[in-house]
The prediction has a mean pLDDT of 83. Predicted 3D model of a 71-nucleotide RNA (transfer RNA) from an uncultured archaeon. Rfam family: tRNA. The family's RNA type in Rfam is transfer RNA. The sequence was found in a public genome assembly.

RNA sequence: GGGCCUGUAGUUUAAUGGUAGAGCGUCUGGCUGGCAGUCAGGAGAUCCGAGUUCGAUUCUCGGCAGGUCCA
Numbered sequence: 001g002g003g004c005c006u007g008u009a010g011u012u013u014a015a016u017g018g019u020a021g022a023g024c025g026u027c028u029g030g031c032u033g034g035c036a037g038u039c040a041g042g043a044g045a046u047c048c049g050a051g052u053u054c055g056a057u058u059c060u061c062g063g064c065a066g067g068u069c070c071a
Stems, first nucleotide, its partner, number of pairs: 001070007010024004018054001026042006047063005
């Protein structure tokens, strides 16, 4: 320098172009004398920009980051 793959809550990951869900974690409350555990509830995310579309996590292009292969 070139090819390919990946990028979603703190973390691990779902999601036929149609309200972004879940496990663990975190916060609040109940049960307990307290912890642990359990139950109920809450907060929290689509890497960035542009395009197509009535509508984009999804499709297209460019950039950024990571991984891998070739030179």